The prediction has a mean pLDDT of 81.
Predicted 3D model of a 62-nucleotide RNA (transfer RNA) from Vitis vinifera.
Lineage of the source: Eukaryota > Streptophytina > eudicotyledons > Vitales > Vitis.
RNAcentral holds the sequence, with entries from Rfam.
It matches the Rfam family "tRNA". The family's RNA type in Rfam is transfer RNA.

This record gives sequence, structure tokens and C1' cells, in this order.
RNA sequence: CAUAGCCUAGUUGGUCAAGCACAAGGUUGAAAACCUUGUGGCUGUGGGUUCGAGACCCACUG
Repeated sequence: CAUAGCCUAGUUGGUCAAGCACAAGGUUGAAAACCUUGUGGCUGUGGGUUCGAGACCCACUG
């Protein structure tokens, strides 16, 4: 260092986010590209602190 299928954000603890990908629609003779909309997470595992943890503390795994 570990956060979506991939790649990365998440500032001071207060509703987890953008891009890619995927799905639908538009466009096209048909595709690609482009445009619009949408799906998607209990944040490596287990505990602790706290009204409240992705963020702080401990152990473990990789």
C1' cells in the first nucleotide's frame, strides 16, 4: 500500500466519487466514434474507540 469488473480520488470522523468498461436509447444503410440515461460498493479479514469510522488504534492476511 489494500476503496466498483479495471484504474484511481475521498482534505478536519458526518449520505463513498470521477474516468474506463458494461446495459439501454439517440445517431448510422450497418458499424466505429459521438451524445443522453442507467446498473454497480456495507471500503482486504477480525476486533477496539466514538452518537457516528473508508479516515483513528490493535491484531492478522496478501